[in-house]
A computed fold for a 114-nucleotide RNA from Hespellia stercorisuis DSM 15480, annotated as FMN riboswitch aptamer (RFN element). The RNAcentral record of the sequence draws on Rfam and Ribocentre. The model forms 100% of the base pairs in the Rfam consensus. The organism belongs to Hespellia stercorisuis, within Bacteria. Its mean pLDDT, the model's own confidence on a scale to 100, is 85.

This record gives sequence, structure tokens and C1' cells, in this order.
RNA sequence: AACAAUCUUUGGGGCAGGGUGCAAUUCCCUACCGGCGGUAGAGCCCGCGAGCCGAAAGGCUGAUCUGGUGAGAUUCCAGAGCCGACAGUAUAGUCUGGAUGAAAAAAGAUGAAU
Repeated sequence: AACAAUCUUUGGGGCAGGGUGCAAUUCCCUACCGGCGGUAGAGCCCGCGAGCCGAAAGGCUGAUCUGGUGAGAUUCCAGAGCCGACAGUAUAGUCUGGAUGAAAAAAGAUGAAU
């Protein structure tokens, strides 16, 4: 230098204000939020995790367009849109719960052969 292995740490955000109603952070108006890797910087391009189904193998799983700049952008800028597991409860992306959990992955420590 490179790299097997072991270990440690980190590792998800968000209904302010108003309306109706016996009751809603769940409906309506409005507001707000965006895990990880790749790639011109991405919630909506490709993939992963989470979630759901299954004894397992494995399977299922959301959403973007137009214009501009540029060698290159569905990623930047401008504009207009859209999406969001399960259980509970007045119908939930945002409340409560499984979860002081799990995990993509990131960083670090130790370190054999070569």
C1' cells in the first nucleotide's frame, strides 16, 4: 500500500393557524417533512433499507413534468405538480404503538496471509 477477519460508535424528519362536528394533529382549507448508495448535487432516474406476505427459498412494494444554463442535470435554477407500510383511534406521510427494536449505510479501532 492493499485487504480477510473481529470489534466500537453513529445511523428519519414533519400539521403552526383556521373550519365542521359530541368526538378529528385522522375529514375540509391551509401548513410542514424527505433514510442510504450511485450519478452534475435527486422523496418522485437506477438500486438498497424500512414495511407487507411466506416455514423457508423467495415474492410484493409510492410519486415529475415544462423551460433555462451547461460537455454533461427527470439531481442545479425558475415554474407548476405528485407520493408516502402496518396496528390503534372520527378516515393519519406528520399523533400513539411494535421500537430503549431492526437496518441500508457511514466513520473509526485492532489486524493475519500477501